[in-house]
Predicted 3D model of a 114-nucleotide RNA (SAM riboswitch aptamer (S box leader)) from Sporolactobacillus mangiferae. The coordinates come from a structure-prediction model, not an experiment, and the mean pLDDT is 80. Rfam family: SAM riboswitch aptamer (S box leader). Rfam's curators write: The SAM riboswitch is found upstream of a number of genes which code for proteins involved in methionine or cysteine biosynthesis in Gram-positive bacteria. The organism belongs to Sporolactobacillus, within Bacteria.
């Protein structure tokens, strides 16, 4: 870097430095000199690996579930992946806007593989 699988409506901050934009993209809407974003330190959360325990489902085997822990590996600590963006269904309108839900695509993170 690419591919595969899984998850993303919960959870979790402060200080110092920096200095103007930032929230992936587009449109909204938000955050921001009462200094955002970013970096560092400490703290925290617990998503996935992980540690421990329970226990059933299924069953030839692989696999699936619940709870706790948090020393370790990543990760994360504004807003549902902030909302929408492509498609479908239903409802409403019935002159058009609109609403709800679902799926895809894209994004993020983890694990595995190349």
């Nucleotide at each position: 870097u690419u591919c595969u699988u899984a998850u993303c409506a919960a959870g979790a901050g402060a200080a110092g430095c920096c200095g103007a934009g930032g929230g992936a993209c587009u449109g909204g809407c938000c955050c921001a000199a009462u200094g955002a974003c970013g970096c560092u330190u400490c703290a925290g959360c617990a998503a996935c690996c992980g540690u421990c325990g329970c226990a059933g489902c299924a069953g030839c085997a692989c696999g699936c579930g619940c709870g706790a822990c948090a020393a370790g590996g990543u990760g994360c600590u504004a807003a549902u992946u902030c909302c929408a963006g492509c498609a479908g269904a239903c409802c409403g309108u019935c002159u058009c806007g609109g609403g709800u839900c679902u799926g895809a695509g894209g994004g993020a993170u983890a694990a595995g593989a190349a």